Predicted 3D model of a 1514-nucleotide RNA (small-subunit ribosomal RNA) from an uncultured bacterium. The RNAcentral record of the sequence draws on ENA and SILVA. Rfam family: Bacterial small subunit ribosomal RNA. Its mean pLDDT, the model's own confidence on a scale to 100, is 84.

């Protein structure tokens, strides 16, 4: 940096997914070694055990024991331990260090500031001082109480503990002046009065003393101030998360004055006064979180985090108090409440690991009940030291980073195995083995650190002192090491002890082979898997990282997919329906000023770490220190004045007012007008009218429709009427009148920025529908009949009621659309039209020329994904407002507003999809459209469907009825011929290298033959027989027989959806492409489209085409005329014979068969017309517009058929799915279809008679003649390998004669006898033949086929298949020989353009809702549960305060009584727990219930997409 995914293919939108990189991680596999980090992210769940804050005897009194010395009267004394431990009174620290994130949306925190509103223990400077005195209390001793914790009395006693008096340089108060600064609140300097109010003492040393002691001269405490350092309070500016489906909070609540409290300012607290105060820039509410430095990521902005380090804040079992004290409402302190836990003698009592270690738990998951104060740091302490789970180190985890290793060099017989294979080879692969070296980790052995220098103790020197004493400073020495015999280093070992893990279908590096067979399974997204799977699962191979690899999870990036940088809204998701307007944001021209934003500069400040540079130390690298950058922020000063903004004063263009003018379906009122509809009376008339596809329901002799008169009511206003007008939009349409808004044109004058926009808020707002009251002619949901229909709650019809109309109120939606907010500029043209001007014209109208406003069309350019827009913009710019973020759930629940209701406005979530979408693009298809074909219909003629038979098929049926073809395009198809064989099927016998081939070994030539058991195949048992080449005469070889080995054969077994090849079909239909160019982002498109013509993409014109192949013709065969060349087996014109072209002669003629010609719209005329292509008509001509017929099938479609023709890949069988034989089947038969024949008669039948073809076929062959049988034949036999002979009768036709309308003299099934012929053999199962029988059948329903001329019909004939066996089966012949086409409106089928799609395995498509199963999240829901909270009451521990204090009590005053003063105790006020009720919020759950989503093959319709069959939607 991108990429994969939505389509048949594109562009584009949009989501969804993937490669990065990152973690306090977890799991899974695998693990050699270091090093520097990390290590409960759940249950702020509960906690055995041990440790984690003490220390001072230089502040005071008291003062042990064991033990060991020694005495002893054996009771015990006595020294020593030792003023030691342990404890007490005091002192300092226990507010620090360490834990943890529970509350907390706050000045909590972060940043700047304020403090003139403070307060500070230890420190440090500096000034003044530490005089004199008194009374207790603890330890301790006696005693009671208690299980214990403890706990009372009474009695001694010290202090740096307490208390009272002295003294006050400073302070504090009060008061009386003077100055300086001020934010006018007050601060600050300074002077004079008066009041208050302090202390403690130990001690090293020297000196006096017998000691207490005294002093001196230090240290160390102590008191009263000043000042400083660093602490800490409080206060402000700003910045700090979601939810407005939370919108209105609030009584100490804002304020102010009195007074109380605090170290301080303050409703901080209280009484009284006053009514305030906060809130859309978001209060109050709810939910969540501890904030920062920083961490991740990112290109940067931004996004996410908030562990480790570090700063601040908050909590210590849960809540509540407060005492101490410089500091606490106090983690390892008190008191109370409550939950839990333990102890108990049941009275009563202890406790509080979010301190380190560890235990339960809890969970995916987080370590040692280690070592030491050696160092750093903190407590006390004059010191020494002592205490320190902070700390420093170890111990465990690959949890991350970051280094190293697990060898390197040589080695092709490319070994051996593996694995693949086209069997040839290829890989693994220099990899191994072998040879030649190294020595990092590992292992043994030695050596062995850096971290240590303070302090202290000796020495020395300097300095303080009166001092050689102490004390400070310097230097030297001495001693101190948890980690740890660690790091390292040397020697010695031996390539020895050290690799895996995940992917290999695309993204995305990497490809085979076996297994499995929609099955096991994979999957991050597309999606792989239903017999050949590079996607599964294994194996070998490879790719990618490697002591880790890959998975999950979570973040940030890709993702411009929240778009400040950097997106959009005409059709993809997205412009409020329209208006007036508040707040707000934007605003013309020129001056002058201010300094709000802005810009420059300086200062401070932005903690260290961290990122980032540069340098060093660890061999490097992680890591570490050092300097230095930077830190985009914030304070505060200085300066600039173009832009923004405010002030001031002006200015017209921007807005607006005035005057004139004409346009309008503009709004409101009130009148009034004719056509039409209906209805009501009358008249006229008569049988029918109405509707519809077509009918029916209605109506109408009680008299309708129709027609005329009159009246009545009620709604709409024809033409004019127009992409014409008017309005913001909805909307508005017959005249007149009266009230009204707006736009606009044109002239001057005038006010001076008054503008635009516009969240909320107001107001308007089609149709429906609602409520009150009135109208109602037509129309018209609901309803009712009638029809349609499988049904038809609809479409059609007949009827009808709200409704529609009118007054007033509601209601607020719409596809309320230009699906395109409002305003201002600025950017080619051209042509309509409405309204008003000017110019020209003599007026005057028109033409034209021009300006302004409207409303329409094309089109430049530029803009778009494309369509498309284009001065009415969707273009180039600005301002302001609204609105979107993937489809489904859903504009749907819940809530909240509004409504009388129906609803409206706001508007989620779970779940779920791998897309959903837009434009355009081939296509294919439409019960869309044009145009044109064609037995495609119409016009004919014959058939088919009815009958009986043939014959194939379906079913059925059997041991088997082999198997295959299934609309057209299977069904007289494969089969051009199944008695046997064919045969592939059943049944039974048989064989197993095999019925045939390749190779080796053994034997034998070969090859003829007999025989027996047998159904046969095939076996036992004989029998005859020796060639050919070489030869060393032993033998060996070819060929062939047998028998035997393994590599095989063989299989009509499977897959026609692995394949080839063939072949059907659209279809002999006019059609499919292609290269270059061109347009288009592209998929494509042009060309092939268009006008014309044609059987034809045939031709001709035209065209951004311009050529070109594949079809189409034509070239090629029969056939239709002529020639020419040839003349037997064929021919006979004219000569000559004959029974006869028989034979002579000839080759004209037919004929035969090889080779030309001939026909080309060439002539002629007329048409169309573009002097075209063609077309109609004529001549001629055997043929005329392709003559006629045949081969000839273009790109392609149907997985269309065939693996059973034949090949062929996989699979599968191998004493059988092979393969041989016998017999059976296929030949079945209640039945249904296709295809034929044969008929049902007189255009016929039956008998006799006579005529004329052509193609063809023939030696295992046609086969004359003859002879014999009624005949199928049979016998003999000529001929002839065939233009020579046979098959061979052509047959309908024609001439004669009979039958006469009937089940017949028609028709010939079916049955019975009797033959023939082929064949090994006709029973199942051949054909034919005679004689006899003689059925059904009288022209065939719905439906349906076939055929445009030598065709249809019809009537013989020939072959192939084949021993035989054919009904027109099937493949040729010929004879006889019609009838019809107006014509494309409709069925089908096809071709071209053209339109619509939501279709694309393409209409046999797509696809909707209901119903019914499953399963799943959700709403309502009689309630239950829980959590959280507001109000009201009760209630009231512990405590602080306030009152009391009759009870008690050392100090001070007083001689005492007693006062002062304090204390218990008592009571008030707050007030935690607690209860009691009554509201909210949120969750859980709930029988039923709604509806949603999902879910390969379930119903029931067809509702959308094509005009989707009723055009679609709101």
């Nucleotide at each position: 940096a991108g990429a994969g995914u939505u389509u048949g293919a594109u562009c584009c939108u949009g989501g969804c997914u993937c490669a990065g990189a990152a973690c306090g991680a977890a799991c899974g596999u695998u693990a050699g070694c270091g090093g520097c980090g990390g290590g409960c992210c759940u249950a702020a769940c509960a906690c055995a055990u041990g440790c984690a804050a003490g220390u001072c005897g230089a502040g005071c009194g008291a003062g042990a024991a064991a033990g060991u010395g020694g005495c002893u009267u054996c009771g015990g004394c006595c020294a020593u331990c030792a003023g030691u431990a342990a404890a007490g009174c005091g002192g300092c620290g226990g507010a620090c260090g360490g834990g943890u994130g529970a509350g907390u949306a706050a000045c909590a925190c972060g940043u700047a500031g304020g403090u003139a509103a403070u307060c500070u223990u230890c420190c440090c400077u500096c000034g003044a001082g530490c005089g004199g005195g008194g009374g207790a209390c603890a330890a301790c001793g006696u005693u009671c109480c208690g299980a214990a914790a403890g706990g009372g009395a009474c009695g001694c006693u010290a202090a740096u503990a307490c208390c009272g008096c002295a003294u006050a340089c400073g302070u504090u108060c009060u008061u009386c002046g003077g100055g300086a600064c001020u934010c006018c609140g007050g601060u600050c300097c300074u002077g004079g009065a008066g009041a208050g109010g302090a202390a403690a003492g130990c001690u090293a040393g020297g000196u006096a003393g017998c000691a207490a002691u005294a002093u001196c001269c230090g240290g160390c405490a102590c008191u009263c101030g000043a000042g400083g350092a660093g602490g800490a309070g409080c206060c402000u500016g700003c910045g700090u998360c979601g939810c407005a489906u939370c919108a209105g909070c609030u009584a100490g609540u804002u304020g102010g004055u009195g007074g109380g409290g605090u170290a301080a300012c303050g409703g901080c607290c209280u009484a009284c006064c006053a009514a305030g105060g906060c809130g859309a820039a978001g209060a109050c509410g709810c939910g969540u979180a501890g904030c920062u430095g920083g961490u991740c990521u990112g290109a940067g902005a931004g996004g996410a985090u908030g562990a480790u380090c570090a700063g601040c804040c908050a909590c210590a079992c849960u809540g509540g108090g407060a005492c101490u004290g410089a500091g606490a409402c106090a983690c390892g302190g008190c008191c109370c409440a409550g939950a839990c836990u333990c102890c108990u003698a049941c009275g009563g009592g202890a406790g509080g690991c979010a301190g380190c270690a560890g235990u339960g738990g809890g969970g995916a998951a987080u370590a040692u009940u280690g070592g030491a104060c050696a160092a750093u740091g903190g407590g006390c302490g004059c010191a020494a030291g002592c205490c320190u789970g902070a700390u420093c180190c170890a111990g465990c985890c690959a949890c991350g980073c970051c280094g190293c290793g697990u060898g390197a060099g040589u080695g092709a017989u490319g070994a051996a195995g593996g694995c693949c294979u086209u069997c040839g080879g290829g890989u693994c692969g220099u990899a191994a083995a072998g040879c030649u070296c190294u020595g990092u980790g590992g292992g043994g052995a030695g050596g062995g650190a850096c971290g240590a220098a303070c302090c202290g103790c000796u020495g020395c020197g300097c300095g303080u002192g009166a001092a050689u004493a102490u004390c400070g400073c310097g230097c030297a020495g001495c001693a101190u090491g948890a980690c740890g015999g660690u790091a390292u280093c040397u020697c010695c070992u031996u390539a020895g002890c050290a690799a895996g893990c995940a992917c290999c279908g695309g993204c995305u590096a990497a490809c085979u082979c076996u297994g499995u067979g929609c099955c096991a399974g994979c999957a991050g997204c597309c999606g792989c898997g239903g017999u050949a799977a590079g996607a599964c699962a294994g194996a070998g191979g490879g790719u990618g990282c490697a002591a880790a690899c890959g998975u999950u999870g979570u973040u940030c990036g890709g993702a411009a997919u929240u778009a400040c940088u950097g997106g959009g809204c005409g059709u993809a998701a997205a412009g409020c329906g329209c208006g007036u307007g508040u707040a707000g944001g934007c605003g013309g021209c020129a001056g002058g000023g201010c300094a709000u934003g802005u810009c420059g500069g300086a200062u401070g400040u932005g903690a260290a770490a961290u990122c980032c540079c540069g340098u060093g130390g660890c061999u490097c690298a992680a890591c570490c220190a050092c300097g230095g950058a930077a830190g985009u922020g914030c304070a505060c000063c200085c300066g600039a004045a173009a832009c923004u903004g405010c002030c001031c004063a002006g200015c017209u263009c921007g807005a607006g007012u005035c005057u004139c003018g004409g346009a309008g379906a503009g709004g409101a009122a009130g009148g009034c007008g004719g056509a039409a509809u209906g209805c009501u009376u009358g008249g006229u008339g008569u049988a029918g009218a109405g509707g519809u596809g077509a009918a029916a329901u209605u109506c109408g002799u009680a008299g309708a429709u129709a027609u005329c008169a009159a009246g009545c009511g009620g709604a709409a206003c024809a033409c004019c009427g127009g992409u014409g007008g008017c309005g913001a939009a909805g909307g508005c349409g017959g005249c007149c009148u009266u009230c009204u808004g707006g736009a606009c044109g044109a002239u001057g004058a005038c006010u001076g920025a008054c503008g635009c926009u516009g969240a909320g808020a107001c107001g308007c707002g089609a149709a429906a529908g609602c409520g009150u009251g009135g109208g109602g002619a037509g129309c018209a949901a609901a309803c009712a009949g009638g029809a349609u229909u499988a049904g038809a709650u609809a479409c059609c019809c007949u009827g009808g009621u709200a409704g529609u109309c009118c007054a007033c109120g509601c209601c607020g939606u719409a596809a309320a659309c230009g699906a395109u907010g409002a305003g201002u500029g600025c950017u080619a043209g051209g042509u309509g039209u409405c309204a008003c001007g000017g110019g020209c014209u003599u007026u005057g109208a028109c033409c034209c020329c021009u300006g302004u406003g409207g409303u329409g069309c094309c089109g430049u350019a530029g803009c778009u994904a494309a369509c498309g827009c284009a001065g009415u913009a969707a273009g180039c710019a600005c301002u302001c407002c609204g609105c979107c973020u993937g489809g489904g759930g859903a504009g749907u629940a819940c809530g909240g507003c509004c409504g009388c209701a129906a609803g409206g406005c706001u508007a989620a979530a779970a779940c779920u999809c791998a897309a959903a979408g837009g434009a355009a693009u081939u296509g294919a298809c439409g019960g869309g459209g044009g145009c044109c074909c064609g037995c495609a219909c119409a016009a004919g003629c014959g058939g088919u469907g009815g009958a009986g038979c043939a014959u194939g098929u379906g079913g059925u049926u059997u041991a088997a009825u082999u198997c295959g073809a299934c609309g057209c395009a299977a069904c007289g198809c494969g089969c051009a011929g199944a008695a046997c064989c064919u045969u592939a099927c059943c049944u039974g016998g048989g064989c197993u290298a095999g019925a045939a081939a390749a190779u080796g070994c053994a034997g034998g030539a070969a090859c003829c033959u007999g025989g027996u058991c047998g159904a046969a195949a095939g076996g036992a048992c004989g029998g005859g027989g020796u060639g050919c080449c070489c030869u060393u005469c032993g033998g060996g070889g070819a060929a062939c027989c047998u028998g035997u080995a393994g590599u095989u054969a063989g299989g009509u077994g499977u897959u026609g959806c692995a394949u080839g090849g063939c072949u059907g079909u659209c279809g002999u239909c006019a059609g499919c492409u292609c290269g270059u160019g061109u347009c288009g982002u592209g998929a494509g498109a042009u060309g092939u489209u268009g006008g014309g013509u044609u059987a034809a993409g045939u031709c001709c014109c035209g065209c951004a085409a311009c050529g070109a192949g594949c079809g189409c013709a034509a070239c090629c065969c029969c056939u239709g005329c002529c020639g020419u060349u040839a003349g037997u087996u064929g021919c006979c014109a004219g000569c000559a014979u004959u029974c006869a072209g028989u034979u002579g002669g000839g080759c004209a003629c037919u004929c035969u068969a090889a080779u030309g010609g001939g026909a080309c719209u060439g002539c002629c005329g007329a048409c169309c017309u573009u002097c075209a292509a063609g077309u109609c008509g004529g001549a001629g001509g055997a043929a005329g517009g392709u003559g006629g017929g045949g081969a000839u099938g273009a790109c392609g479609u149907c997985a269309a058929g065939u693996c059973c023709u034949c090949a062929u890949g996989g699979c599968c069988c191998c004493u059988a799915c092979g393969u041989c034989c016998a017999g059976g089947g296929c030949u079945a038969c209640a039945c249904a279809c296709g295809u034929g024949c044969u008929a049902c008669a007189a255009u016929g039948g039956u008998c006799g008679g006579u005529a004329c073809a052509a193609a063809g076929g023939g030696c295992a062959g046609c086969a004359a003649a003859c002879u014999c049988g009624c005949g199928a034949g049979a016998g003999c036999a000529a001929g002839c390998c065939a233009a020579u002979c046979c098959c061979a009768a052509a047959a309908a036709a024609c001439c004669g004669a009979c039958c006469u309308c009937a089940g017949u003299a028609c028709a010939g099934a079916u049955a019975a006898g009797a033959g023939u012929c082929u064949g090994c053999a006709a029973c199942u199962c051949g054909a034919c033949u005679c004689u006899u029988u003689g059925a059904a059948g009288g022209c065939g329903g719905a439906a349906u086929c076939g055929c445009u001329a030598g065709u249809a019909a019809u009537c013989c004939c020939u072959g192939a298949u084949c021993a035989g066996c054919a009904u027109a089966g099937c493949a040729g012949g010929g004879g006889u020989g019609a009838a019809u086409a107006c014509g494309u409106u409709c069925c089908c089928g096809g071709g071209c353009c053209u339109u619509g799609u939501a279709c694309a395995c393409a209409c046999c498509g797509c696809c909707c809702g209901u119903c019914a199963c499953a399963c799943c999240a959700u709403g309502g829901g009689a309630g239950u549960c829980g959590a959280u909270u507001g109000c009201u009451c009760c209630a009231g521990a512990a405590g602080u305060g306030g009152c009391u204090g009759c009870g008690c009590c050392a100090a001070c005053c007083g001689c005492a009584a007693g006062g002062a003063g304090g204390c218990a105790g008592g009571u008030c006020c707050c007030c935690a727990a607690g209860g009691a009720g009554u509201g909210a919020u949120c969750g859980g759950u709930g029988a039923c219930u709604g509806g949603g989503g999902u879910g390969a093959a379930g119903u029931c319709g067809u509702a959308a997409c094509a005009a989707g069959g009723u055009a679609u939607c709101c």